Predicted 3D model of a 1487-nucleotide RNA (small-subunit ribosomal RNA) from an uncultured bacterium. It matches the Rfam family "Bacterial small subunit ribosomal RNA". RNAcentral holds the sequence, with entries from ENA, Greengenes and SILVA. Its mean pLDDT, the model's own confidence on a scale to 100, is 84.

RNA sequence: AGAGUUUGAUCCUGGCUCAGGAUGAACGCUAGCGGCAGGCUUAAUACAUGCAAGUCGAGGGGUAACAGGAGAGCUUGCUCUCGCUGACGACCGGCGAACGGGUGAGUAACGCGUACGGAAUUUACCUGUGGCUGGGGAAUAGCUUCCGGAAACGGAAAUUAAUGCCCCAUAACAUUAUUGAAGGGCAUCCUUUAAUAAUCAAAGUUUCGACGGCCACAGAUGACCGUGCGUCCCAUUAGCUUGUUGGUGAGGUAACGGCUCACCAAGGCAACGAUGGGUAGGGGACGUGAGAGCGUGAUCCCCCACACGGGCACUGAGACACGGGCCCGACUCCUACGGGAGGCAGCAGUAAGGAAUAUUGGACAAUGGGCGCAAGCCUGAUCCAGCCAUGCCGCGUGCAGGAUGACUGCCCUACGGGUUGUAAACUGCUUUUUUAUGGGAAGAAACCCCUGGAUGCGUCCGGGGCUGACGGUACCAUAAGAAUAAGGAUCGGCUAACUCCGUGCCAGCAGCCGCGGUAAUACGGAGGAUCCAAGCGUUAUCCGGAUUCAUUGGGUUUAAAGGGUGCGUAGGCGGCUAAUUAAGUCAGUGGUGAAAUCCCGAGGCUCAACUUCGGAACUGCCAUUGAUACUGGUUAGCUUGAAUUCAGUUGAGGUGGGCGGAAUGUAGCAUGUAGCGGUGAAAUGCUUAGAUAUGCUACAGAACACCGAUUGCGAAGGCAGCUCACUAAACUGACAUUGACGCUGAGGCACGAAAGCGUGGGGAGCGAACAGGAUUAGAUACCCUGGUAGUCCACGCCGUAAACGAUGAUCACUCGCUGUUGGCAAUACAUCGUCAGCGGCUAAGCAAAAGCAUUAAGUGAUCCACCUGGGGAGUACGCUCGCAAGAGUGAAACUCAAAGGAAUUGACGGGGGCCCGCACAAGCGGAGGAGCAUGUGGUUUAAUUCGAUGAUACGCGAGGAACCUUACCUGGGCUUGAAAGUUAGCGACAGGCUGGGAAACCAGUCUUCCCUUCGGGGCGCGAAACUAGGUGCUGCAUGGCUGUCGUCAGCUCGUGCCGUGAGGUGUUGGGUUAAGUCCCGCAACGAGCGCAACCCCUGUCCUUAGUUGCCAGCAUGUAAUGGUGGGGACUCUAAGGAAACUGCCUGCGUAAGCAGAGAGGAAGGUGGGGACGACGUCAAGUCAUCAUGGCCUUUAUGUCCAGGGCUACACACGUGCUACAAUGGUAGGUACAGAGGGCAGCAACCACGUGAGUGGUAGCAAAUCUCCAAAACCUAUCCCAGUUCGGAUUGAAGUCUGCAACUCGACUUCAUGAAGGCGGAUUCGCUAGUAAUCGCGCAUCAGCAAUGGCGCGGUGAAUACGUUCCCGGGCCUUGUACACACCGCCCGUCAAGCCAUGGAAGCUGGGGGUGCCUGAAGCCGGUAACCGCAAGGAGCCGUCUAGGGUAAAACCAGUAACUGGGGCUAAGUCGUAACAAGGUAACCGUA
Repeated sequence: AGAGUUUGAUCCUGGCUCAGGAUGAACGCUAGCGGCAGGCUUAAUACAUGCAAGUCGAGGGGUAACAGGAGAGCUUGCUCUCGCUGACGACCGGCGAACGGGUGAGUAACGCGUACGGAAUUUACCUGUGGCUGGGGAAUAGCUUCCGGAAACGGAAAUUAAUGCCCCAUAACAUUAUUGAAGGGCAUCCUUUAAUAAUCAAAGUUUCGACGGCCACAGAUGACCGUGCGUCCCAUUAGCUUGUUGGUGAGGUAACGGCUCACCAAGGCAACGAUGGGUAGGGGACGUGAGAGCGUGAUCCCCCACACGGGCACUGAGACACGGGCCCGACUCCUACGGGAGGCAGCAGUAAGGAAUAUUGGACAAUGGGCGCAAGCCUGAUCCAGCCAUGCCGCGUGCAGGAUGACUGCCCUACGGGUUGUAAACUGCUUUUUUAUGGGAAGAAACCCCUGGAUGCGUCCGGGGCUGACGGUACCAUAAGAAUAAGGAUCGGCUAACUCCGUGCCAGCAGCCGCGGUAAUACGGAGGAUCCAAGCGUUAUCCGGAUUCAUUGGGUUUAAAGGGUGCGUAGGCGGCUAAUUAAGUCAGUGGUGAAAUCCCGAGGCUCAACUUCGGAACUGCCAUUGAUACUGGUUAGCUUGAAUUCAGUUGAGGUGGGCGGAAUGUAGCAUGUAGCGGUGAAAUGCUUAGAUAUGCUACAGAACACCGAUUGCGAAGGCAGCUCACUAAACUGACAUUGACGCUGAGGCACGAAAGCGUGGGGAGCGAACAGGAUUAGAUACCCUGGUAGUCCACGCCGUAAACGAUGAUCACUCGCUGUUGGCAAUACAUCGUCAGCGGCUAAGCAAAAGCAUUAAGUGAUCCACCUGGGGAGUACGCUCGCAAGAGUGAAACUCAAAGGAAUUGACGGGGGCCCGCACAAGCGGAGGAGCAUGUGGUUUAAUUCGAUGAUACGCGAGGAACCUUACCUGGGCUUGAAAGUUAGCGACAGGCUGGGAAACCAGUCUUCCCUUCGGGGCGCGAAACUAGGUGCUGCAUGGCUGUCGUCAGCUCGUGCCGUGAGGUGUUGGGUUAAGUCCCGCAACGAGCGCAACCCCUGUCCUUAGUUGCCAGCAUGUAAUGGUGGGGACUCUAAGGAAACUGCCUGCGUAAGCAGAGAGGAAGGUGGGGACGACGUCAAGUCAUCAUGGCCUUUAUGUCCAGGGCUACACACGUGCUACAAUGGUAGGUACAGAGGGCAGCAACCACGUGAGUGGUAGCAAAUCUCCAAAACCUAUCCCAGUUCGGAUUGAAGUCUGCAACUCGACUUCAUGAAGGCGGAUUCGCUAGUAAUCGCGCAUCAGCAAUGGCGCGGUGAAUACGUUCCCGGGCCUUGUACACACCGCCCGUCAAGCCAUGGAAGCUGGGGGUGCCUGAAGCCGGUAACCGCAAGGAGCCGUCUAGGGUAAAACCAGUAACUGGGGCUAAGUCGUAACAAGGUAACCGUA
């Protein structure tokens, strides 16, 4: 010191969370020792038991207990007597008990803190000074006797003492009164002093040393009173107060005072927060923090308050009294029922409460306190010990060596390596700690006793002696022996530390983000690691980080936040000069700021914690002296701020009146006839009773076209025809007047669009509600036809708007350019200055950016307002205002980890622009209807194996399922296995035959290998072992391959530049192209993958070469044929080359390029076709081609065999074939290809068969032989029909392949002759050698379900105006709340569950107040009877009061039938409101 978390990414705003420190803590796991400290935070709940305040015999009467002594009795160790002595129960008396100790309930207060004051006070014991201590008297407790009572206790009689009580004397420096004097002060007054008068004292004991007593003054200490300042939250508490505020007098007090009373006056407090409510003891300090602060108020110290709850006084120096009293109340206990007793918030302890907090210990040895002359006694104060890891501090659990880096464990790429790990074993060493034994403190010096000295005779100093709870403790020595001693949490990021197994959105984790749905470093276990360590984690709380309440030190255009606007009160702030003052301010000095704490320096415990001493500090308050710049006060002046005056100017500024035309509507009259109106299209509506349209006239209300603007005016809202009246303002110029008169402005007052409300008018048009018509799945909407309130006027309310520039007001300062409104001025009328406004652009600067930028969001100053995460909510409650609607003020519980701003890249839009494609259009032919073929879905089945499923599955994997294939089903077999490899061994276990069987296979029987270089090899069998096998799962673990966007023109990089950054630029722009093709421009310059080209086929020509191809010329031969000799001319074959590049011309263009039926050319603008597929997208397809991780299976999910199935069939879909006919069918005849195939083959030819084919037999492993054309053409026929169309289906007979055609092949012949007459919505292909049409070949293959696929040639069209629309795509731009990216996002009701909360009839409780009634104890007051000689008392009466009762009301809580909304919750319902022009732009206010 920061970090995580909003996004696809970025910057910012902003909250949440974490890392640190702390605690009187608690809980979980664990635990060796010591030192120091701490230990009921909750029930101020209730308490058993013991102890916590006594002491003095040197105050007194005395003698209950103990001891001694004396005496007596005797039973010789017992009893009795004697206050005689030591002592001493109870009693009288003195002092103490008001301290010490506890607690924090109450208290928001002069309670506390601090500083002053008391001229308004008191103070026992102590100190000092001065003086005094004379005489007398009456009682009473105890004791004794008697009485009552259960007890507590009480009563009566008799008698007695005192340092108890009373009286007298003496007395002033005391008190009071009166009269003077002097001095002083702070208002009343104070001090000193003089005189006179009056009043008030005392106590003794004694060992003679002493201790006491009384008065007065002074001191010290303590107490009391007053005042300034400081001291929590709520304004949803705004008014409070009658002894209240003051005065006079009296009473009371130690003392002032409404403290109390009588009378008089009517005051006093409060926005600088009274009153009320809530909470709370305050401070020194403690925790944290850089500090300022924030939080806390345990232990220790100071103060206060309290002592079961409440009240009251007495005693006393001191109390309204913790261990005193009286009364009331609650509670507990005792009781003989009559009555009594009690108060742990003292120390222990108990119960209860609680997450939680200790022993019914020892000692007065020390320190301190009370009493006492003292010894001493008392002291749960205190000192110690015990319990507790509660905290802080310290120590230890060993150290060194020891590597075949052993074994186990764990992990891995596994014949091996890594890690645990120098770890262990083992060797050597040490002994803190432990155990044992022995020694053994300091804390203690006083008092006192003995003794010495000094002496002021009071006392002081020295020596010796006595005294230790802790404690035989600390500490020391010796011995033994590594011996007695390590855990907790964590390991995804933040945050140090990683692997395996298990689990499979389960179980669970989690501080935040988030992990877990079969490969989890995040769950659980293990191994390993990390961090701390006798502790470690968790929870709770506080500070910090958080500059996240911002004084230090924040903000408000868009993130939360400027009041709708003005005027103005209080307040805050305020121009220039001079003088004065000295309040603020600054400086010096003095006092105070207790101690402890903190800090620094020393000292003591072995160190430390702890503790002692010294210093500093305590940032504060008070007083005093000084300074006078600034602020303030006072005084005097000034003119620049401000205002006034004069003269002009400007404008939709405001209010009231008058006037005007256009338009609209209505009415009347007229013309005129069938429609009008309205819409996307319609309908409702109006109209033959005459509309609409047109003309004229009249009336009505509302609004003011053009001018008009990026204009003007106004504080804002707002203001627009013309004109009049009244009225306000601004600006300019002049410089005349006043002389700071100013700025801002909490409350307050006024104004304040629209809608709305009240009363009365008005009402043309428009038009919520409403009605009807449409639209729609619905349409309570959008559209249409009507239409009420309203809109208009007057008066009165309301007081809100996205009341916006989302930007408060005022003042000053800070580059420029440009437009414009209203003035003024100069001049040379080119220009250009200045003031006030309204705009645009831009520099510096600012800002998160967008942007702002003299009209600031820049730089400064003053004042006001407002903000502090989102939701809940501008809601609830309360209050104020309002006729109401509602407005203003304005929360909480609960809930989320985000909600936001700006900008970026994409994607998307029923946004825009440009462009392309058989995308549409223009055409041709099809599909969709029929029959059949084939694939799919579905259904069925023992099985109908599996996969492919919008485009991008469906004649797809399959280029060929009768067995095989085959993965499926049924049944029968095998288990190292059906196949492959390695190693012994054997030599035929092979094969034949027989039997069983469906076969595989099983059982029996017969026979007995090959080659050899002699090493062996081949082949086969085979025990055992090592490997098996799987078309089982996961294509969402993968490789490879493939489809699609798309042969679309795109996708990127380096360097530079721009931006805080994501990112941009380049790649955009202007042209051009099929093309990111090329050109030009440009903060870009280059480059890569794509495009194109290079490759293949085809089109022309040339060269070379001619066999099996060819045959022009020559020769020869045949019935005929390149048949033969020859030939290379031609065709052709197959190698090489040429050719095309907008190269040429014209036009256009800067260029690239485009156009031209241009020239030339076989071909012309990529000539045609193919191969070739960028970055990527679809978790696209494939684990069943193959490969492969993981999982599963192993007498089976492997493997062999037979049969069946994959060929099923109410149905639906896709792809095809054949047709429906005459551009045709049938019959006959006649031509012309290309490319392929062929020996288990192609087959000429001949024969037979109607035919499929069969038999015979040439040629050919092929430019040689062979398979081998059909449409077309010619002739004939059919004559529009279910036909001479069409061929399904079925019957019969056959052929071929094959082990085998039943399920389930193809073909042939004869017979049969179904549907079908061109096909609904819709939809597909194709732009030229294309579509259409015709046949041929090939792969697979025994055969074939092929009408499929892949090729080949023959014949051979039509059309394209064009890019509005549909689909797909590209580029640029725009909007966005989307980024899983529109198949997106997202809103509200309803339904379900959970949670908190508002209202509410009522019920319950609480505190405080008021009225009335009653009223204890007690003080005070009164008082004749009773007591007392008296003083006085009892009793009675009265005022006041705690408490009780009662009444009404307010407030605050709790609960509640019912009810309201809110929040949250993977997959409910209905719609589609918002985000794109979101499909009616959205939003604000209002009804």